Predicted 3D model of a 354-nucleotide RNA (Bacterial RNase P class A) from Methyloglobulus morosus KoM1. The source organism's lineage runs through Bacteria, Pseudomonadati, Pseudomonadota, Methylococcales and Methyloglobulus morosus. Its mean pLDDT, the model's own confidence on a scale to 100, is 75. It matches the Rfam family "Bacterial RNase P class A". Its family is annotated with dimeric ribonuclease P complex, ribonuclease P activity and tRNA processing in the Gene Ontology. The model forms 95% of the base pairs in the Rfam consensus.
[in-house]
RNA sequence: AGAGUCGGCUGGGCAGUCGCUGUUUUAUCGCAAGAUAGAAUGGAGGAAAGUCCGGGCUCCAUUGGGCAGGGUGCCAGGUAACGCCUGGGAGGUGUGAACCUACGGAAAGUGCCACAGAAAAUAUACCGCCCAACCCUUUCGGGGGUUAGGUAAGGGUGAAAUGGUGCGGUAAGAGCGCACCGCGCAACUGGCAACAGGGGCGGCAUGGUAAACCCCACCCGGAGCAAGAUCAAAUAGAGGGACAGACGCGUGGCCCGCGCGGUUCCUGGGUAGAUUGCUUGAGCUGCAAGGUGACUUGCAGCCUAGAUGAAUGGCUGCUCUCGACAGAACCCGGCUUAUAGGCCGACUUUUUCU
Repeated sequence: AGAGUCGGCUGGGCAGUCGCUGUUUUAUCGCAAGAUAGAAUGGAGGAAAGUCCGGGCUCCAUUGGGCAGGGUGCCAGGUAACGCCUGGGAGGUGUGAACCUACGGAAAGUGCCACAGAAAAUAUACCGCCCAACCCUUUCGGGGGUUAGGUAAGGGUGAAAUGGUGCGGUAAGAGCGCACCGCGCAACUGGCAACAGGGGCGGCAUGGUAAACCCCACCCGGAGCAAGAUCAAAUAGAGGGACAGACGCGUGGCCCGCGCGGUUCCUGGGUAGAUUGCUUGAGCUGCAAGGUGACUUGCAGCCUAGAUGAAUGGCUGCUCUCGACAGAACCCGGCUUAUAGGCCGACUUUUUCU
């Protein structure tokens, strides 16, 4: 210098002016509620997005346990919790820095494995190879055919064919025997563990598929701020008091009595509406300590949008590298997706020079 990998930061700046909106405050008006005007001050993001996970909060349900259903799935740790994060293991990709992985169980059971192929799972014999018997032929070396067996070495099919390579062995072959590799088993050593290591034993038994059913382990109640709460015009029905006690109806043969019907007030109800929930929180910043790290603890400091037809904008000037994706609506922790340009750090690799 070229090409890369990983991590972090930033997301035009300054000024003037006119608005919108929250809070505080002053003045005026008003009994009050409040209204108007002025001043000061706060006013979108790294993703505010998708609403995909997890939690807080609220209401409903709930003795406990189980079934069903759903989710997660190597190990350890972090956390309020998670399907997130950190560290580690195993497998894979890359020269490398690094990156990727739904990564439990296929000898519990069931199912499936197209086409091709002899055979796709209690394995099997199409070609080939070998032995035997019989037949034909012969230049007497042999060659060919049929039948019955042996064989999994060779060929062929397939995504996948019952361990691989080599030597021995054999009629030809075969874990049939041996060595190495692979696989399995129990123990030992290291590690909290996943797992790793070397030695021993077993000739090898069980093809693949669980993002097929299923089995195992662990986790999970439902609805959501239009949740919910408070105040409260109106309406229906309800309870109580007072007034009237005149009348009607029911009960009854009749009277008294009892019940229903009246007016008015109160309670209560809860619609419209208003208020609240609403932003002080698993909060942010700095320092110190613990930890490989995620993260935790302590101390100090800070308050940083809160609307409800819903604010955060318009114009002007200067300037630069000429500005991407995009707009809060109960709040947090994550993940995913979008994103012009710029800056910083660590590391890898190639070439050249000293």